[in-house]
Molecule: transfer RNA
Organism: Bacilli bacterium
RNA sequence: GUCAGUUUAGCCAAGCGGUAAGGCAACAGACUUAGACUCUGAAGAACCACAGGUUCGAAUCCUGUAACUGACU
Numbered sequence: 001g002u003c004a005g006u007u008u009a010g011c012c013a014a015g016c017g018g019u020a021a022g023g024c025a026a027c028a029g030a031c032u033u034a035g036a037c038u039c040u041g042a043a044g045a046a047c048c049a050c051a052g053g054u055u056c057g058a059a060u061c062c063u064g065u066a067a068c069u070g071a072c073u
Stems, first nucleotide, its partner, number of pairs: 001072007010024003018056001027041004049065005
C1' cells in the first nucleotide's frame, strides 16, 4: 500500500429496518457477631466509534473517517 473482519453500559455479550435482551461487576435489602456464599429489589446506553446520506422510521442499509485484528505485497 491492497483486501477482509470488528467497534453496543465499568467488563462480557445478543440484535440483522419498527425505538436495545441477558450475564458479571457496582448499589440497596435479607441472611451473618462480622465477612464470604446464597436470595431479593431498583436503576442503568438521554448520541450503538465519529460524520454525512437513504427511509415515514436506521445499532441494522449506503458513503467517508478513525481505532483494532488478520491475510497478501